The prediction has a mean pLDDT of 81. Predicted 3D model of a 524-nucleotide part of an RNA (small-subunit ribosomal RNA, 5' domain) from an uncultured bacterium. Rfam family: Bacterial small subunit ribosomal RNA. Gene Ontology terms of the family: structural constituent of ribosome and ribosome. The RNAcentral record of the full RNA draws on ENA and SILVA.
Context: one part of a larger RNA
């Protein structure tokens, strides 16, 4: 030299883009972060109308979401990561394609009401009810298990195909047509076969230090059987052998989340893992399972623990390493903010609701990048400061003085893009139908914007509001004068200072960078 998530000291005009607890995985007060669907189902209340309807809401049954997406990086040296591959060893909700289906039936149950328990949380016991809630039963595949056939393979096997024993479904919701009967369409539902995408396991290489860790292991290392998984295995269990690792570093200690990539470097390499992305691991500590397609689950559950808080002492409630925010720890890190307008997500046929994700806005010179503090002229070299041989020299065209400019600033008008849609209306056209709704696609009309009256653009006005820092011995670009007198100090290394100090202090002057310059921390 470069660089930083920097942090101090001393100064500070404006933009654009970024970045912000690196310390205590510490404790957290308050608010918001995960909710929808009335077109699955009762039922209450409000309100409008009317005597049975419509709207709106509230709890509660049901359904789908809550495993995403946000935070951390404690733990983990390999049950991680990165790479290449296996899976004839396996699973997939919601979406897409193709085939087939959706018959007949039953019984409770919350809510409600009524008595009743507790400070509360919360519940106890009687009666009533509804479904896409839960039960069987019919069918057809599937899958299991036996006996076969075919066609392959990569060893166990795989793919199809016959026969024989146990298994589905919501008769659901809306909307059209139609006197009815029936029957369409859409969304949901079931069965099986692929598609994508997401996972789950397994193998191979690689992956800091410390030999002043040298021996380490009884599910332990194989094997026969069972069992457990989605699904290969000591995953597990009984039973048998005595195996298994290890100076190519086994087993202990430390130390650490790992990759893409990031700084340096001429390059080989050393360092780092902030932001942005992919992958793990955690979620007050430790441990366990339920529910699900997927969890052993941040903002669900039981259990033991620590620790707050509430209590009528008898018994409960809680977990910000989600955004803000406090308190504490530190040299050091922001706002208890707007807004669902985009853009992605969850729910709804959709209107439309959530949505601290995310898009803005605030605050910080913390970085990098842009700009401005004016400009041209003009010598009488004013005044004034320092030096001085006292002549004079320098600040210096500097200032003053003339002409200019309006970037920025300020004030006044204008004034976006970001918006595609989606939904309604209206009209066509496409397949399909018996018709009318439906589905698709196109045209016009309507509707949405936090930022924000921002950005940007016109005009007026005024040089007018806007420059410090650090240095000047040598390494190193840049000198004198005073004052100090081994004193006070300076210092990154040599060094400087003991009466003419270019090294300390101030002051003139100069040099270097510049909204920043200097120290200090790290790393190449």
């Nucleotide at each position: 030299g470069g660089a930083u998530g920097a942090a101090c000291g001393c100064u500070g005009g404006c933009g654009g883009c970024a970045u912000g607890c690196c310390u205590a995985a510490u404790a957290c007060a308050u608010g918001c972060a995960a909710g929808u669907c009335g077109a699955a189902c009762g039922a209450g209340a409000u309100g409008g109308u009317u005597u049975a309807c419509c709207a709106u809401c509230u709890a509660g049954u049901g359904g789908c979401g809550a495993a995403c997406g946000g935070g951390u990086g404690a733990g983990u040296a390999a049950u991680g990561c990165a790479u290449a591959g296996a899976u004839a060893a396996c699973u997939u909700g919601c979406u897409c394609u193709u085939a087939a289906g959706a018959c007949g039936a039953g019984g409770a149950u919350a809510a409600c009401a009524g008595u009743u328990g507790g400070a509360a949380a919360c519940g106890a016991c009687u009666g009533c009810u509804a479904a896409u809630a839960c039960u069987g039963g019919a069918u057809a595949g599937u899958a299991u298990a036996u006996a076969g056939a075919u066609a392959c393979u990569c060893c166990u096997g795989u793919a199809u195909u016959u026969a024989u024993a146990u298994u589905u479904a919501a008769a659901g919701g809306u909307g059209c047509u139609u006197c009815a009967a029936a029957g369409c369409a859409c969304c949901a539902c079931u069965u099986a076969a692929g598609a994508a995408g997401a996972g789950g396991u397994c193998u191979a290489u690689g992956u800091c230090g410390c030999a002043u860790u040298a021996g380490c292991u009884a599910g332990u290392u194989g094997g026969c059987g069972g069992g457990a998984u989605a699904a290969g295995a000591g995953c597990u269990c009984a039973c048998c052998a005595a195996g298994g690792c290890g100076a190519c570093g086994a087993u202990g200690c430390g130390u650490a989340g790992c990759u893409g990539u990031g700084c340096u470097g001429a390059g080989a390499g050393g360092c780092a893992g902030a932001a942005c992305a992919g992958c793990c691991a955690c979620a007050c500590u430790g441990g366990g399972a339920c529910u699900g397609a997927g969890a052993c689950a941040c903002g669900g559950c039981c259990c033991a623990g620590a620790c707050u808080c509430c209590u009528a002492c008898g018994g409960g409630a809680g977990g910000c390493a989600g955004c803000a925010g406090u308190a504490g720890g530190g040299a050091a890190u922001u706002u208890u903010c707007g807004g669902c307008a985009a853009u992605g997500g969850g729910g709804g046929c959709a209107a439309c609701c959530c949505u601290g994700a995310c898009c803005g806005g605030g605050c910080a010179a913390u970085g990098c990048c842009g700009c401005g503090u004016g400009a041209a002229u003009u010598a009488u070299g004013a005044a004034g400061g320092u030096c001085u041989u006292c002549g004079g020299a320098u600040c210096g065209u500097a200032a003053g003085g003339u002409u200019c400019u309006g970037u920025u600033a300020u004030u006044a008008g204008g004034a976006a893009a970001g918006a595609a849609c989606a939904g309604c209306a209206u009209a066509a056209c496409u397949a399909g139908g018996a018709a009318a709704u439906g589905a698709g696609u196109u045209a016009u009309g309507u509707u949405u914007g936090a930022c924000g009256g921002u950005a940007c653009c016109u005009a007026a006005u005024u040089a007018g509001a806007a420059a410090g820092c650090c240095c000047c011995g040598g390494c190193u670009a840049a000198c004198u004068a005073c004052g100090u007198g081994c004193c006070a100090g300076c210092a990154g290394c040599c060094g400087c200072g003991g009466u003419a100090a270019u090294a300390c202090g101030u002051a003139g002057g100069g040099g270097g960078c510049a909204a920043g310059c200097g120290u200090u921390a790290u790393c190449c």